[in-house]
About this RNA
The RNA shown here (transfer RNA) has 71 nucleotides and comes from a Patescibacteria group bacterium. Its Rfam family is "tRNA". About the family: Transfer RNA (tRNA) molecules are approximately 80 nucleotides in length. The family's RNA type in Rfam is transfer RNA. The source organism's lineage runs through Bacteria and Bacteria candidate phyla.

RNA sequence: UGCGAGAUCGUCUAAUGGUAGGACGGCUGAUUCUGGUCCAGUCAAUCUAAGUUCGAUUCUUAGUCUCGCAG
Numbered sequence: 001u002g003c004g005a006g007a008u009c010g011u012c013u014a015a016u017g018g019u020a021g022g023a024c025g026g027c028u029g030a031u032u033c034u035g036g037u038c039c040a041g042u043c044a045a046u047c048u049a050a051g052u053u054c055g056a057u058u059c060u061u062a063g064u065c066u067c068g069c070a071g
Stems, first nucleotide, its partner, number of pairs: 001070007010024004018054001025043005047063005
């Protein structure tokens, strides 16, 4: 430099263009003599900027970063 893959709650991981979900975790409550386990509620995310669309995590373009392959 070229090609390919990837970027989603604090972490991991889903979502065929139509409510962004689950697990772990944090907080609160319940339970307990206390803690843990279990239970209920709650917190919290689409890498950035444009475009297409009634509607974009999803499609297109450019960029940033990471990984792999080739030289």
The sequence was found in a public genome assembly. The coordinates come from a structure-prediction model, not an experiment, and the mean pLDDT is 82.